RNA sequence: UACUUAUCAAGAGAGGUGGAGGGACUGGCCCUAUGAAGCCCGACAACCGGCAUUUUCAUUUGAUGUAUCGGUGUUAAUUCCUACGGAAUGAUAUUUCUGAAAGAUAAGAA
Numbered sequence: 001u002a003c004u005u006a007u008c009a010a011g012a013g014a015g016g017u018g019g020a021g022g023g024a025c026u027g028g029c030c031c032u033a034u035g036a037a038g039c040c041c042g043a044c045a046a047c048c049g050g051c052a053u054u055u056u057c058a059u060u061u062g063a064u065g066u067a068u069c070g071g072u073g074u075u076a077a078u079u080c081c082u083a084c085g086g087a088a089u090g091a092u093a094u095u096u097c098u099g100a101a102a103g104a105u106a107a108g109a110a
Stems, first nucleotide, its partner, number of pairs: 001110001003108006013041001015040003021031003027081002042075003047071003050066005079102001084099005
């Protein structure tokens, strides 16, 4: 970097450091010196491993749980909304619903 599968309406600090930007991309709309990003700590979650229970004659698989341990991840706003298509509404507006695409994370396999 491209591929496969799953998930994306919940959750998470008035801490330290740092100093101006940030929310992927389009158009919006937001956050930010009452201090952005980044880093550290804390927290949240429970995808993988671990562990426990269950299932089985047994191993595997499956199911449920746990967070004391390991690997990630996350920690404004639904993935902040939206970009393409469809449906409903309707006044050419608008609004609502929906499928995809894109993206993010995990696991797997190149």